[in-house]
RNA sequence: AUUCCAGUUGAUCUUGCUGGAGAGCACUGCUAUCGGAGUUCGACUAAGGCAUGCAAGUCUUAUCCUACCCUCUGGUAGGAUGGCGAACGGCUGAGUAACGCAUGGACAACUUACCCUAGGGACCUGGAUAACCUCGGGAAACUGAGGAUAAACCAGGGUAGAGGAGAGAUACUGGAAUGUUCUCUCCUUGAGAGUGCUACAGAGAAUAGUCUGUAGCAGCCCUAGGAUAGGUCUGUGUGGGAUUAUGGUAGUUGGUGAGGUAACGGCUCACCAAGCCUAUGAUCCCUAGGGGCCAUGAAAGUGGGAGCCCCCAGAAGGGCACUGAGACAAGGGCCCUAGCCCUACGGGGUGCAGCAGCCGCGAAACCUCUGCAAUGCGCGAAAGCGUGACAGGGGAACUCCGAGUGAUAUGGGUCUAACCCAUAUCUUUUCCCAAGUGUAAAAAGCUUGGGGAAUAAGGGUGUGGGCAAGACCGGUGGCAGCCGCCGCGGUAACACCGGCGCCUCAAGUGGUGCUCACGAUUAUUGGGCUUAAAGCGCCCGUAGCCGGUCUGGUGUGUGCACUGUGAAAUGUUGGGGCUCAACUCCAACACGUGCAGUGUAUACUACCAGACUAGGGAGCGGGGGAGGAGGAGGGUACGUUCGGGCUAGCGGUAAAAUGCGUUGAACCUGAACGGACCACCAGUGGCGAAGGCGCUCCUCUAAAACGCGUCCGACGGUGAGGGGCGAAGGCUAGGGGAGCAAAAGGGAUUAGAUACCCCUGUAGUCCUAGCUGUAAAUGAUGCCCAUUGCUUCUUACUGCUGCUCUGUGCAGUGGUAGGGGGUAAGCGAAAGCGUUAAAUGGGCCGCCUGGGGAGUACGGCCGCAAGGCUAAAACUUAAAAGAAUUGGCGGGGGAGUACCACAAGGGGUGGAUGCUACGGUUUAAUCGGAUACAACGCCGAGAAACUCACCCGGAGAGACAGCGGGAUGAUGCUGUAGCUGAAGACUACGGCAGACUAGCUGAGAGGUGUUGCAUGGCCAUCGUCAGCUCGUGGUGUGAGCUGUCCGGUUAAGUCCGGCAACGAGCGAGACCCACAUCCUCUGUUGCUACUCCUGUCUCCGGACAGGAGGCACACUGAGGAGACUGCCCGCGUCUAAGUGGGAGGAAGGAGUGGGCGACGGUAGGUCCGUAUGGCCCGAAUCUCCGGGGCUACACGCGGCAUACAAUGGGUAGAACAACGGGAUGCCACCUCGUAAGAGGGAGCUAAUCCCCAAAUCUACCCUCAGUUCGGAUCGAGGGCUGCGACUCGCCCUCGUGCAGCUGGAAUCCCUAGUAAUCGCGGAUCAUCAUUCCGCGGUGAAUACGUCCCUGCUCCUUGCACACACCGCCCGUCAAGUCAGCCAAGCUCGGCUGGGAUGAGGAUCGAAAGAUUCGAAUCCUGGCUGGGUGAGGGGGGCUAAGUCGUAACAAGGUAUCCGUAGGGGAACCUGCGGAUAGAUCACCUCAA
Repeated sequence: AUUCCAGUUGAUCUUGCUGGAGAGCACUGCUAUCGGAGUUCGACUAAGGCAUGCAAGUCUUAUCCUACCCUCUGGUAGGAUGGCGAACGGCUGAGUAACGCAUGGACAACUUACCCUAGGGACCUGGAUAACCUCGGGAAACUGAGGAUAAACCAGGGUAGAGGAGAGAUACUGGAAUGUUCUCUCCUUGAGAGUGCUACAGAGAAUAGUCUGUAGCAGCCCUAGGAUAGGUCUGUGUGGGAUUAUGGUAGUUGGUGAGGUAACGGCUCACCAAGCCUAUGAUCCCUAGGGGCCAUGAAAGUGGGAGCCCCCAGAAGGGCACUGAGACAAGGGCCCUAGCCCUACGGGGUGCAGCAGCCGCGAAACCUCUGCAAUGCGCGAAAGCGUGACAGGGGAACUCCGAGUGAUAUGGGUCUAACCCAUAUCUUUUCCCAAGUGUAAAAAGCUUGGGGAAUAAGGGUGUGGGCAAGACCGGUGGCAGCCGCCGCGGUAACACCGGCGCCUCAAGUGGUGCUCACGAUUAUUGGGCUUAAAGCGCCCGUAGCCGGUCUGGUGUGUGCACUGUGAAAUGUUGGGGCUCAACUCCAACACGUGCAGUGUAUACUACCAGACUAGGGAGCGGGGGAGGAGGAGGGUACGUUCGGGCUAGCGGUAAAAUGCGUUGAACCUGAACGGACCACCAGUGGCGAAGGCGCUCCUCUAAAACGCGUCCGACGGUGAGGGGCGAAGGCUAGGGGAGCAAAAGGGAUUAGAUACCCCUGUAGUCCUAGCUGUAAAUGAUGCCCAUUGCUUCUUACUGCUGCUCUGUGCAGUGGUAGGGGGUAAGCGAAAGCGUUAAAUGGGCCGCCUGGGGAGUACGGCCGCAAGGCUAAAACUUAAAAGAAUUGGCGGGGGAGUACCACAAGGGGUGGAUGCUACGGUUUAAUCGGAUACAACGCCGAGAAACUCACCCGGAGAGACAGCGGGAUGAUGCUGUAGCUGAAGACUACGGCAGACUAGCUGAGAGGUGUUGCAUGGCCAUCGUCAGCUCGUGGUGUGAGCUGUCCGGUUAAGUCCGGCAACGAGCGAGACCCACAUCCUCUGUUGCUACUCCUGUCUCCGGACAGGAGGCACACUGAGGAGACUGCCCGCGUCUAAGUGGGAGGAAGGAGUGGGCGACGGUAGGUCCGUAUGGCCCGAAUCUCCGGGGCUACACGCGGCAUACAAUGGGUAGAACAACGGGAUGCCACCUCGUAAGAGGGAGCUAAUCCCCAAAUCUACCCUCAGUUCGGAUCGAGGGCUGCGACUCGCCCUCGUGCAGCUGGAAUCCCUAGUAAUCGCGGAUCAUCAUUCCGCGGUGAAUACGUCCCUGCUCCUUGCACACACCGCCCGUCAAGUCAGCCAAGCUCGGCUGGGAUGAGGAUCGAAAGAUUCGAAUCCUGGCUGGGUGAGGGGGGCUAAGUCGUAACAAGGUAUCCGUAGGGGAACCUGCGGAUAGAUCACCUCAA
């Protein structure tokens, strides 16, 4: 000291990438009080160009001269010669992939001015020239001629010396003499400045000047050594690319000789030889100064290398030499090129990648400052001079460090804290003023004094998650916008914009770009490759890497110890100095992980030598095998042809057709010919490296296993490159061609059908010889070795035992080698693997690093071609992916089930007319909602007004507050007239009352205004379903699973049995209501069997009415009983649950019919029942009034009514209900009226009174017709309700008498008191049902099954679906946009070969000239980079374009791979292959 988080999913685990949080650098937005420190500041782009000033001079004690001062030991200034320096310092990073740099060595192959040490020396002569003078040329720059002169200037001679060669000698150093030393000989070369100054002494007339001597100082020459600084060589290290490799190289590699250099050397030249480098990456291309270090990181590492230090390189681009100790120098020279400047056009000048500064470029970087006071450097004897090195100042939010923007107390606000306000006190860092100090001069700072809480806080366009901080307010409304990623925004935005809070950091804080970390996402430390990306199709084998047992040696690697080195700065620790810190100084240490040397050790590695046999190989033996190649033989089927027989069809399909057939098919039969193939045996059997291999026999050939343990003696493993083999398809050439069959033709199917199906049919399939070299070439699993359980089957060989028909026999039990299954441990994300490993360990090779673009482009290699191998990028994207889970789905499977399923039946709808609802249309308005089942006689249980929400017109109304107005009269009421549909609503003229007032601003009441996608509640529907969950336990990393599964059974997750489950809850059931049987109780308003009484009638039997008893029956309405598979028989698993039948019973298996509707889903319906959030209107979207509308009508659809008639219609007569309702009500009965109804009128607050049947039955008529069916429509006349029946009610009578003669495709309901049919009651309601809700009357037919259709439930399976199949999703075409590719060309560079011209340099030479190097320019090739490019081709991306439906389910023809052909497109078809295919059946194996 090593950290995670968000994002793929409905959820999960994994793989994997993207993003966030950290640090650093540059730019940038907003903001900013002060101080200190620093190796910060035109590095990134333009090593682009530069105006101006400065950046290298110095020495008069080297010499000569000039001027002035001065007469002195002369001084000052200047010019020139001369000496030294200018090769340092300063700047920059273009070039350079190199001995350039780093590190360690070497020079026995070298140099070194100034400096130091030591020794020696300075002899004799000569000469020139500048300044100066004179005269010229030129615009200038500059330059020529003549004359004079000095030196520490130059030259000659000599000496010292130095160098070389040869011979010899002796010694030294050393790894090695070519070195050093000594002697001899020869050769070559070859020094000097005895100067300057000072002091003293002397000479001289002399105190000038000059000369001599001595001493000192400074210099000069030679030699040797040192120091310093360099030069050269060398080991090792130091980027990327193989889409740069049978490659590169002609001075190339070496030798001999010569030249050249300070020095080795092809450094250069002549000749000779043909070498040299390269897979341990030569050459070529691209990029780049290198290091100390810096950033980051735990580290390994990765990235960088501006600034400081070291080295290198460069000075506008390029070349060249000169001088010199040192340069190929650039604030020196010459030349070429490009640019700029001056010019009198003749010619000249110039080089900021020094300091400032300017332009340009850009996102990007300061003053044309001060000073040599310090440090250093140059010169000088020194004083000193010079120094844009440097020291300082100015500017910059460049970095780091420090400090502050107040503190305390009291009171108040507040629940406390925090915070705010007020007051008081304190402090003075900063700030302002002053003095001193400070400094080269300033400034800052420091010290002291004075003043005054004063002068000093922002950024985050933070606040949905990650990620600290708002479920605040307003605005916006898929817009505007935000967002690193996920994602926000479509009217209630914690996510946009603003406000207010809050969070965070703080003189800073955010953004953008780049780097590191995060990343174990390049994995040495430290990853992977069955299915996620990833094992080469397989084998052989070269280099390389790795390698059995024993002994000896060496000491290569390796370990240890020591020595040298690894500059300083940087880092750590300790101490010191600035007030602290940053910073800095001192010391130690660390780091530089290294290199070199010496010594030591010898286990392991390596090498050398020797030995061994367990690896490997060879040998022998008998067996097994679709191993390979060649040859020979055979078989059935098929096709064709011929002969015979037979007659009308055959063939084909889901069904057909095309096709074949009376010229005789098909079919039967005999024969011949032909090519391909090889049934049964046949098997998770065998063989082979893989591809692959299947009739029989022969020949040749290869491999493995078993057994033996004879021989060799590590001979081995793997294997980059390389070589060989390699299904199908395809290609070339030649054969062959029966069947099959891409293409093609035809027939079907279809919306289409370039397909699936059918009929034909060519390449091909076959053989020979070649080529191609790919497949889902799969075990999606590289090869080799070792270690580690159990079990079962099988093949080959074999040991033992037994049997035996004696054989290649059978059985049992072992061994070895193969081929399969199930499992332990272990591993794995899981599925799974599990001695045939995907376990554990070792060796070697190949391959992977998000998805797409793309296995594509370009280049190269291979191929006849098709194509193969190798193999990117731009751009785009937040995922893509694996395994498993839950659900949903399937034109998957299994089981079960339902009249909103079928079947068997009954009756309808769909046709007509009418009613009603809806759509549409119309309209001033035709208010609104509901829209598959689950809207449509629904909300609406009843629109003439009301209702009412719509339209036209008229009127009314604002609690409360502020402003305004108001006794100069607000406002209200009212007469007449006008206006008006009507109105004191308004207007005119009046009258009455007398305080409020709608003119403005807010705020309200009210709203059937909006949002059912903000809601509550209620309802519909899945659901006439049988499911939905929980606790504990178990199991899985987890989502989850188990329970809830399996067998049987049920209406049922109903029950029984089994089971890692055991229990429980909500549902089902139970329960409640009605009906059916019986019992008890009850007895009015019910009943009246029975008894009695009264009245009326009588056919004398009796009937009816009333009353009194009575409570039997019926009924009313309370309570009980009863039914439970309890009993019998069969079935059922011995039992069980249960089930079929039966008995008994009023009722039998839930008795019948209802009520009751699980967890949840459908953003289902309702804001127009009520409630309710938000929004809106608010004098109108509120309220009232009049009228209209919701009632419209070319049309479409739903529901119903009535019919089409004789099972009927009409007339007359006669019966029988139940549920219910009744006081502005039901209405008996009577009268009137044809009737509707009207007028009277009793009873009834109702078991009392009233409202009440029709079908049916009886009799008669009608006689099959548009009718005596049918009743629409219309006319006339009435009635009722109501303020009011025109739009727009109902009823009655008379007349009229439409359509319609049983309804296409399709579709609905129903299983018994049901369907069908008949009427009745109630709701609503003034009136108005063909509606709805109920009630009873009459009263059938057909299943007693099934899962075929439509659905539902459970189990299982597949899935690329999860908005869940109304899912997902592919390709062409069309549109837009972006970046690549190809491309005739056009254009701009770079590198390079050849040629021409050739400035200039060097060498030789007296010169002429010769030789050689050669910049630059031009011409012509090659390679390479950039720009552009008509046109072409694909790719990516882009809410709602076109065509289809390819894939995911058996995706409706299983999919996919390779290959070939075809087609608008996805695709289709042929051949071979894979399972990463569903389903069913069989086999095998396991339990």
Molecule: small-subunit ribosomal RNA
Organism: Microcaldota archaeon